[in-house]
Context: one part of a larger RNA
Formats: sequence, C1' cells, structure tokens
RNA sequence: GGAUGAACGCUGGCGGCGUGUCUAAGGCAUGCAAGUCGAACGGGCGUUUUUCGGUAGCAAUACUGAGAAGCGCUAGUGGCAAACGGGAGAGUAACACAUUGGUAACCUGCCUCCGAAACGGGCACAACUCGCCGAAAGGUGAGCUAAUUCCCGAUGGUCAUGAGGGGUCGAAAGACAUUCUCAUGUAAAGGAGCAAUCCGUUCGGAGAGGGGCCUAUGGCUCAUCAGCUAGUUGGUAGGGUAACGGCCUACCAAGGCAACGACGAGUAGCGGUUGUGGGAGCAUGACCCGCCUCAUGGGAACUGAGACACUGUCCCAACACCUACGGGUGGCUGCAGUCGAGAAUCUUUCGCAAUGGGGGCAACCCUGACGAAGCGACGCCGCGUGUAGGAUGAAGGCCUUCGGGUUGUAAACUACUGUCAAGAGGGACGAACAGUGAUCCGGUUAAUAACCGGAUUGCUCGACGGUACCUCGAGAGGAAGCCACGGCUAACUCUGUGCCAGCAGCCGCGGUAAGACAGAGGUGGCAAGCGUUGUUC
Repeated sequence: GGAUGAACGCUGGCGGCGUGUCUAAGGCAUGCAAGUCGAACGGGCGUUUUUCGGUAGCAAUACUGAGAAGCGCUAGUGGCAAACGGGAGAGUAACACAUUGGUAACCUGCCUCCGAAACGGGCACAACUCGCCGAAAGGUGAGCUAAUUCCCGAUGGUCAUGAGGGGUCGAAAGACAUUCUCAUGUAAAGGAGCAAUCCGUUCGGAGAGGGGCCUAUGGCUCAUCAGCUAGUUGGUAGGGUAACGGCCUACCAAGGCAACGACGAGUAGCGGUUGUGGGAGCAUGACCCGCCUCAUGGGAACUGAGACACUGUCCCAACACCUACGGGUGGCUGCAGUCGAGAAUCUUUCGCAAUGGGGGCAACCCUGACGAAGCGACGCCGCGUGUAGGAUGAAGGCCUUCGGGUUGUAAACUACUGUCAAGAGGGACGAACAGUGAUCCGGUUAAUAACCGGAUUGCUCGACGGUACCUCGAGAGGAAGCCACGGCUAACUCUGUGCCAGCAGCCGCGGUAAGACAGAGGUGGCAAGCGUUGUUC
C1' cells in the first nucleotide's frame, strides 16, 4: 500500500447494486415452510331439476316421504409427490474432494422413441353402523362395502433361469447378435367423453438425465508418535447386494503395511474460487456454483425407482411440556422471531404477478424455493451540499519587529442555476402462457346442435407500486465532517504546562522560551465519511 461477512470512536444528505450470528451443531414461545388428484373408489353433507306417493286446499300452490339425474364441497381407501427444494459445517486426513480412466461387476420412478399386449375369476380392509376401554393421546370387538387396493388362474416374448449346438470378438474370464433348440417361471386397470379420441395400465428394447462401485495421481502439522495389524493379508466354499469385494460366515495358509513416514496425536468439510504479489509463491474457502457430511446425542430397519429418510417409524439417552399419576407429547443446523453467549450481525413484512418445483386432463391448489419490500454507511459505485462576478482586501479571530501580515474572493453584495430532498400532475416495462366471448377452418356425428383440435381477434390476470420514470411551480433555501502537522510523512505559530499532566507505529518528546503534551489560529490530507483495532498478502 491492498484486502475484509468486520468491530470500536467521532460524524452522517440522497440513490443503485450487493451483503449481514465468523461466538453456543446452546435452549426455544408463536405463526408459517408439502401437498395434490372427485376424470381411481365407496360413502357423507349442501344445492338444483325431476318422477311417484301422502297431507292441507275448489285450484294455483305449500309441506312432507321414497327414488333418479346434475353441480359444489369433502373425512376415509387408492395414486403420485414427500429422497427435490431450503439450512448448517458438528464429524471427516477419507476414494471425502479434485483431476484421470474403468464398470466384460451395476441400478434407474417421472420424460422421449420403438415393438407387443390387457382374457377370466375371487378374498379382504378403511370409511360407515353398533358396542367397549381411556383424563387425554389414542385403542379395541362385532357387522357391511368399493376401487387404478390385494390375490388366484389363463395367454405371452426380443424377458428371467437352467441345459445343449454353431458364429464373431477377446490373452482369458467372458461378452455380442431382433442366433438356433428344449424345459421351467413370470404380466396387466381402468377412467373421461354421445363418439372420434385423450389420459392411464402390463411386458420388452433403445435413449436422455441421475446414481452406485473400482482405479491412478494430487493437496495440513507433529518423529518429543517407530513400529502397526487376527477379518488382520490371501485362498476355497457359501451367504448377501442392483453390483465387484473379508462386505459377512466356515475352513485352509501366514500373510499385509511402514523413514517414498505405517500406526498414533493435533487441526480441518473439499473444490471452482477469493485476497495479495511483477511473478514464484503465501494466505483463504463468507456470499454464488459443484460434491460430501449432518438433522437434540446414539443405534436400527421399514416403505419405495430412489432414504437407512431435517418438519416418517421403532428403541435407548439427556432435556422440556401435559397428566385424573395409570400414561402421553416434543425436536427451528427451514423463514421470521425469542432467551443466552458475544466486540458483533436484520422484519414474528408482502406476494405466488414472474422464474422454478409437486399434484391434476384441465381449471386450479400448494410452494418462508423464489420474486419483492423493510432495517444496518457493513461494502462498492454514482450524485449533492451550489455557479459566476465581487478589494476601500470590511468586521471579527490569530500573529506582529506595531509598519503590518494572515484568515481571504473567503464573506457581505450583485447576477444566475435547479441536481437531490420537499410539493403538485401524469405514469410504466416486467404478461407470456392460461381462461373466456366472437368469427373462421378441420375432426366427429344422422346433424348446420353439442363436443374435440387449430387460427384470428376482443376481454380478464402485477406482490413490488401510484414505485421507477416524465412534466410543472417555488426557492440557495434542508445537506460536512474526521484525522494529522518533530523525522519517516504532505502540513507552523502563539498561549498554557514545567520529567508534572500527558503523547507514542519506530526513533523518541516533556525537568520555564516544547513546531512532539493541552487549547487556539493557521495549514495539509481524505471526504459522507474519517481515524483506530483485529486478521491476511
């Protein structure tokens, strides 16, 4: 000198873009952060229309009972999602990460393309009804029922397994091809619509994207850590896995690692990066992106294409809460917020309008992801606090050799300007989808109706926001501080003090003429900041 997720002191006008618990991975009140589908299913509630009956009435009609159809809502069953997104860095010195290859040892829901297919039957369990237990959380018995739930049978190949034959590749193990033969095994579901058709279902193949596993190389400190190791190292057989493997088990052998640092200890998420530096390097890993790990501490599996699962389940533990003392409930390292800790770090805001995600045919619903606003000079950048003229160089201050010098064109004064702020008026982009009305075209149909698809056109949909931006009027009005001035280092005098009070980054100042302390005037530097402290180059 540069940099900073900074803090502290003094000061503080505006805007844009960023950024904000580095400490206690300490504890948490409250609200929200993952739902959705009625076009899978049986019920329930509401409502509209309608059929038949009853009662009142002469009748219109009103009330009521049973049924049918439509529309809306919905607890439950079922499906998909909940493994993403969001947070944190405790652990981890490791194939965790980065780069390089391998997988002839593997998996892959949704999506895209291709090829085939969907036949027949059955048993349940919720909801519901009736009981019972419990303070609650909740549980339990009996009975009824639907399905794209579950089960059985059939059919089936380019599927799986086994046996056998040929071909190509390969060192081999083995792999490949719409290879051939045989045996065994294994599928399915319907819904919407008048229909056309659409959305689904099953089996198989290919792809895309995603993931698992293996390999070599690379990146901390300590040798005041020198020897470490029994599933240890290898083999055989088996189990297990999507898959190779001591991954696990039994048996056999006695190996394996290590000064090219094993083992142990300490520290630490890793990378892209970031800072600095001419570079080499050194330091760093906030924000953003990729990967890993964790979800009160520890352990375990279930479901599933995918988890050993942050707002799922079970067990143990600590903590907290409720309790009728029998027993229950909870998990902010999501967004806000609170206590605590600390030098120190924000709103219990608005919106799904945009982008993206989940569900749905869709309308739409959900989304503290995200988009926005709020707070903080925490950082960077931009703008302003006026401009021009103005000497008898006013007054005041300070200095003085008492002549004057300086503050200083500075002010006053004159003439202007109008950024920002304040006032008034206008007023966005971000909106394209989608929905809906009209017209036209195509499909379907007996149909010019209705429905489906397409085109054109009108309308509806904006949190931010009456914001940005533009215009108008008025008016210099509302907007400057901080540090330094002995040398390094730009900037000097006076007064006070008298080795005192004090200063100080280093050298050093201060003991009666202090350019070094304190105040003042003046000067220098930077400027909405300035200085100090911490850290790093």

The part of an RNA shown here (small-subunit ribosomal RNA, 5' domain) has 537 nucleotides and comes from a Candidatus Uhrbacteria bacterium. The prediction has a mean pLDDT of 86. Taxonomically the source falls in Candidatus Uhriibacteriota (Bacteria, Bacteria candidate phyla). Its Rfam family is "Bacterial small subunit ribosomal RNA". Its family is annotated with ribosome and structural constituent of ribosome in the Gene Ontology.